[in-house]
Molecule: Bacterial RNase P class A
Organism: Lachnospiraceae bacterium
RNA sequence: AGACCUGGGUGGACAAUCGCGGCCAUGGCCGAGGAAAGUCCGGGCUUCGCAGGGCAGGAUGCCGGAUAACGUCCGGUGGAGGCGACUCCAAGGAUAGUGCAACAGAAAUAAACUACCCCAUCGGGGAAAAGGUGGAAAGGCAGUGUAAGAGACUACCGCCCCGCCGGUAACGGCGGGGGCACAUGUAAACCCCAUCCGAAGCAAGACCAAACAGAGAGCGAUACGGCGGCCCGUCGUGCCCUCAGGUAGGUCGCUAGAGGUCAUCGGCGACGAUGAUCCCAGAUAGAUGAUUGUCGGGACUUAUGUCCAACAGAACCCGGCUUACAGCCCAGAUCUGCAU
Numbered sequence: 001a002g003a004c005c006u007g008g009g010u011g012g013a014c015a016a017u018c019g020c021g022g023c024c025a026u027g028g029c030c031g032a033g034g035a036a037a038g039u040c041c042g043g044g045c046u047u048c049g050c051a052g053g054g055c056a057g058g059a060u061g062c063c064g065g066a067u068a069a070c071g072u073c074c075g076g077u078g079g080a081g082g083c084g085a086c087u088c089c090a091a092g093g094a095u096a097g098u099g100c101a102a103c104a105g106a107a108a109u110a111a112a113c114u115a116c117c118c119c120a121u122c123g124g125g126g127a128a129a130a131g132g133u134g135g136a137a138a139g140g141c142a143g144u145g146u147a148a149g150a151g152a153c154u155a156c157c158g159c160c161c162c163g164c165c166g167g168u169a170a171c172g173g174c175g176g177g178g179g180c181a182c183a184u185g186u187a188a189a190c191c192c193c194a195u196c197c198g199a200a201g202c203a204a205g206a207c208c209a210a211a212c213a214g215a216g217a218g219c220g221a222u223a224c225g226g227c228g229g230c231c232c233g234u235c236g237u238g239c240c241c242u243c244a245g246g247u248a249g250g251u252c253g254c255u256a257g258a259g260g261u262c263a264u265c266g267g268c269g270a271c272g273a274u275g276a277u278c279c280c281a282g283a284u285a286g287a288u289g290a291u292u293g294u295c296g297g298g299a300c301u302u303a304u305g306u307c308c309a310a311c312a313g314a315a316c317c318c319g320g321c322u323u324a325c326a327g328c329c330c331a332g333a334u335c336u337g338c339a340u
Stems, first nucleotide, its partner, number of pairs: 001336003005332006012295007020031005033311001037322002040320005045201004052232004057197005062076005077091001078089004092192002097190002099186003113131002116126004139157002142154003158180001159178008205252004214243003218239002223237005259278008297308004
C1' cells in the first nucleotide's frame, strides 16, 4: 500500500418565529426508531370459577451456562468451507420397525456387461480384483498369495468392543482385542427417544352514563352449559338458536418500567451485583410540523462557490430474531507486496 474478516458508532446540532398534542400552570417542560417494519418466537398484563389424569397435537434436539422466558444469546465440542483471520450447521437414534433411492447401469438388497482364469470349444465352472454407469455397487490403500482372484493373510487407516488417562460434559488421547459386517444412503421421509407447551387477546378487559321491545322454536337433571380438540373427571343450573329493537358516548386500562445512563466489582463471555443519577410521546380520524439563520458531515473545485444527506413514522408494554439502509467514522485481526 492492496485485498479480505470481525465488532461498534453516526445518519444531524443550536437559535428565532409561526403552527400542533400532553402535563403543570400563566409561564414553563416534554413530544416518532435502530430498525418504530415483518407479526416470526418468548413473556408481562387481562378474561375464561378453581384444580387434575390420559390420548391426540405442536415445538425444540451435541454439551455446559445466561435470562422473566424463548426456537434467543454466550462459551465449548464435533463436522463442512476458506491459505488465513473467520463463517456456516434442521448437530439425538439407521442394530426397534416401515418406506424411498428417479435416470444411467448387467445389477440398487446380492447381481455379472466388457475384460480375466480353468476344462474344453453348443457350452460349463471359478471370481468380483481391472474397466464402465452412478451420489452410493459385498470398507479404503500397499503388498503377500493364487490357475486367475478375494480380509484368504499382513501393515497402516476406517468400524465395533474393552480398559486407562484428561475434561463438569459433549468429547479427546493412549493401549489391547475382534468380526471384516444383519453390507450404502436417507429421519428438512413415517417413526423411536428425551425435554417442554392451557386458550384467546388491549378491537383483552373494568367502570360510569344513556336508550330500548320483545316474539318464536328446541333441550331440560338419564339434560344442557364451562374447563384449547377428544375422553375421564369436576363445577354450575338453566342453556342454545332464529327474527326484531336500542346503544355504539365517556373514563380507566395508557406508560415509573424484568426502565435508561454513568461508575465500581465479579465473570473468557452472554450477563449479574452494588452505588449514584434521570423521567425521555401517550395520540384516538389520530399531534410530534413549516420557514429562516448559524454550525457540523460528505463530494467536486486552486479558491470563491456549487451540490448531496439513506431505510423510514409510536398506538398496551418489554426481550429477541428476520428484513431495509446513501454516505461517513472508530477499533482490532488475517493474507500478499514493498521499504527499513